[in-house]
RNA sequence: GCCAGAAAAAGCCAACCCGCUGCAAGGCAGGGCCGGAAAGCCUCGGAUCUUCAGUGCAAUUAUAAUUAUAAAGAAGAUAGCCGGGUUACCUGA
Numbered sequence: 001g002c003c004a005g006a007a008a009a010a011g012c013c014a015a016c017c018c019g020c021u022g023c024a025a026g027g028c029a030g031g032g033c034c035g036g037a038a039a040g041c042c043u044c045g046g047a048u049c050u051u052c053a054g055u056g057c058a059a060u061u062a063u064a065a066u067u068a069u070a071a072a073g074a075a076g077a078u079a080g081c082c083g084g085g086u087u088a089c090c091u092g093a
Base pairs, nucleotide, nucleotide: 003092004091005090012036013035016031017030019028020027021026034080040086041085042084044083045082046081047078048077049076050075051074052073058067059066060065061064
């Protein structure tokens, strides 16, 4: 340096709770017992979620409105959904 993660140590992250914040998905701080060996970082590909908008179909009233909502669209979120990129601690069974 590469590869691997059986046992162990030091520390790290945080499911959850609480507070603040955001229309929401979520985010941030504190505590921290689900769990994690990249659960560090990056939205590049996919997936899911939210908001906006809303044609078609449908429903209602009624004949042009209301409600609701696939797909396509816009803006976001999740790196603890999967893949990819990148950096790194301990150990060497």

Overview:
Predicted 3D model of a 93-nucleotide RNA (c-di-GMP-I riboswitch aptamer) from a Pseudomonadota bacterium. It matches the Rfam family "c-di-GMP-I riboswitch aptamer". About the family: GEMM was predicted in a large-scale screen for bacterial structured RNA regulatory elements. The organism belongs to Pseudomonadota, within Bacteria. Its mean pLDDT, the model's own confidence on a scale to 100, is 81.